[in-house]
RNAcentral holds the full RNA, with entries from ENA. This is a predicted structure of a 257-nucleotide part of an RNA (large-subunit ribosomal RNA, domain VI) from a Minisyncoccia bacterium.
Context: one part of a larger RNA
RNA sequence: CGUUGAUUCUUGAGGAGAUUUGACUCUAGUACGAGAGGACCGAGUUGAACUGACCUCUGGUCUGGGAGCUCUGCCGCCAGGUGGACCGCUCCGUAGCUAUGUCGGGAAUGGAUAACCUCUGAAAGCAUCUAAGAGGGAAGCCAACUCCAAGAUUAGGAAUCGUUUAGACCCGUAAGAGAUGAUUACGUUGAUAGGCUUUAGGUAUAAGCACAGUAAUGUGUUCAGCCGAGAAGUACUAAUUCGUCGAUCCUAUUAGG
Numbered sequence: 001c002g003u004u005g006a007u008u009c010u011u012g013a014g015g016a017g018a019u020u021u022g023a024c025u026c027u028a029g030u031a032c033g034a035g036a037g038g039a040c041c042g043a044g045u046u047g048a049a050c051u052g053a054c055c056u057c058u059g060g061u062c063u064g065g066g067a068g069c070u071c072u073g074c075c076g077c078c079a080g081g082u083g084g085a086c087c088g089c090u091c092c093g094u095a096g097c098u099a100u101g102u103c104g105g106g107a108a109u110g111g112a113u114a115a116c117c118u119c120u121g122a123a124a125g126c127a128u129c130u131a132a133g134a135g136g137g138a139a140g141c142c143a144a145c146u147c148c149a150a151g152a153u154u155a156g157g158a159a160u161c162g163u164u165u166a167g168a169c170c171c172g173u174a175a176g177a178g179a180u181g182a183u184u185a186c187g188u189u190g191a192u193a194g195g196c197u198u199u200a201g202g203u204a205u206a207a208g209c210a211c212a213g214u215a216a217u218g219u220g221u222u223c224a225g226c227c228g229a230g231a232a233g234u235a236c237u238a239a240u241u242c243g244u245c246g247a248u249c250c251u252a253u254u255a256g257g
Stems, first nucleotide, its partner, number of pairs: 001151001005161006014148004020048007032037001050105005058099004065092005070085006109143003116136004167245003171187005192238003195234005201227003208221005249257003
């Protein structure tokens, strides 16, 4: 830009992906075979590699968070904090992101066939799978499975709304999204984000005070204090108002009706 306005839901022409494989058990020590050995067919179990999703578990990371320790500056000093030192170092660790973790997948089936195996059967009174005709037959082919898909210009279909203005944009608050656009949620008829309250969870028993000890320190108050990217609730703050675009038919189409 087109699909002769819009919103939502769809059909599927066509395309892409996947469609891999081992071992073991039963059938069965059966068929077969003198024995040694040892099946087809069928049923089940469990793996490998590959692959999709996810974070409950096991781990990793986690420059949000908690605690400990050192040097130094500062808060007048003690105590307690805070800035810097690779996040100063160390030990843990939520959300998120992750694999070596968890769950799933390649199952079943149909059709037409290849090599091949056949039936009936002449040419050629026999024989012959083939010449007419008919059947079986593969991890392969076409479907089936998953995903994309009407720019499929043959531009499809349905419902609903719409000049009594449908709907979209701009703007704002954001994240299940993200380089920017885009996408998605919400915009007071509101839980979209921040704040506040409570909390799953993390760290590990705060400060102050009291007691014991010469003191370092320990004990009690106290499984505290602090945090809480997760969850729930709550309009306190910000999503205000204004604005922009937006559609019929005909003709001799820079324009007219």
Its mean pLDDT, the model's own confidence on a scale to 100, is 86. Taxonomically the source falls in Minisyncoccia (Bacteria, Bacillati, Minisyncoccota).